[in-house]
Molecule: Bacterial large signal recognition particle RNA
Organism: Planctomycetota bacterium
RNA sequence: CCGUGCUAGGUGGGGCGCUAGCGGUGCCCUGACUCCCGAAAGGGAUGACCCGCAAUCCGCUAUAGCGGGGCCGAAUACUCCGCCGAGGACCGAAGCGGCAGGACCACCUGCCGACCGGUCGGUGAUGAAGGUUGGGUCCUCUGCAACGUUGCGCCGUGAACCUGGUCAGGUCCGGAAGGAAGCAGCCAUAAGCGAGUUUGCAGCGUGUGCCGGAGGGUUGCCUGGCUGGAGCCGGCUCGACCGGCGGGCCCUGGCGCCAAGGCUCGACGCGGAGUUGCACGG
Numbered sequence: 001c002c003g004u005g006c007u008a009g010g011u012g013g014g015g016c017g018c019u020a021g022c023g024g025u026g027c028c029c030u031g032a033c034u035c036c037c038g039a040a041a042g043g044g045a046u047g048a049c050c051c052g053c054a055a056u057c058c059g060c061u062a063u064a065g066c067g068g069g070g071c072c073g074a075a076u077a078c079u080c081c082g083c084c085g086a087g088g089a090c091c092g093a094a095g096c097g098g099c100a101g102g103a104c105c106a107c108c109u110g111c112c113g114a115c116c117g118g119u120c121g122g123u124g125a126u127g128a129a130g131g132u133u134g135g136g137u138c139c140u141c142u143g144c145a146a147c148g149u150u151g152c153g154c155c156g157u158g159a160a161c162c163u164g165g166u167c168a169g170g171u172c173c174g175g176a177a178g179g180a181a182g183c184a185g186c187c188a189u190a191a192g193c194g195a196g197u198u199u200g201c202a203g204c205g206u207g208u209g210c211c212g213g214a215g216g217g218u219u220g221c222c223u224g225g226c227u228g229g230a231g232c233c234g235g236c237u238c239g240a241c242c243g244g245c246g247g248g249c250c251c252u253g254g255c256g257c258c259a260a261g262g263c264u265c266g267a268c269g270c271g272g273a274g275u276u277g278c279a280c281g282g
Base pairs, nucleotide, nucleotide: 001282002281003280004279005278006277009072010071011070012030013029014028015027016026020061021060022059023058024057034045035044036043037042049069050068051067052066053065077275078274079273080272081271082270083269087265088264090262091261095257096256097255099253100252101251102250107248108247109246110245111244112243113242116239117238118236119235120234121233122232123231130227131226132225133224134223135222136221137220138216139215140214141213142212143211144209145208146206147205148204149203150202151201152200153197154196155194156193157192163188164187165186166185171180172179173178
């Protein structure tokens, strides 16, 4: 150096996310092999051997995916350093857009109010505003009426006997004349009873009254008299001025978007350095 058979090892890498941490499943970047288009340059598709597991996860613990099968296998491998750099993570001035709080009416803007003017309408010499004096509305007491209720009065009814009068018949006393008590009936009456009382009297009461009297009150509203002698009321919101509130402007905080830039990890690619085992045969 060549051949054969093994073994270590390999059969993609990276970022984010998840996790105490590692790897995988997930998302993204890269792009080995293969395929397609093209004359070429170049462009496109797939996505890193197969099966099972996996987000309310799966497997593991610095040797940090596991289990089974296949293939490659010591170089076309592996490790380290540097450059380039797809892409990702973090920070992020200024700007823009919401949100919350504050401050301020200096400015802009919206709304509201007051006042003055303007304008329109109504009303007023058949008398405005104002002044004054009454009445009503309101409160207290009260008269009358109405209604209700109670009592009295009146009316009616009302007693087998224990109410009265009159007492037939009958009873009793008496020789008789005569006398006595007395049931029923009749008349009357007591208590009681009457949802009887339209015309009686009294007491009490009232969600009653186009009723009356006395007193009080009268801010407001309605109304009358007298006085007074020209205004009064309403609408519009056009103008000026004043005031209040909200938004903008201003200040503070936080969130989101965009993004100069910073920092970090870093695939592919390029360059350099290092390591490269065992057995047998030639």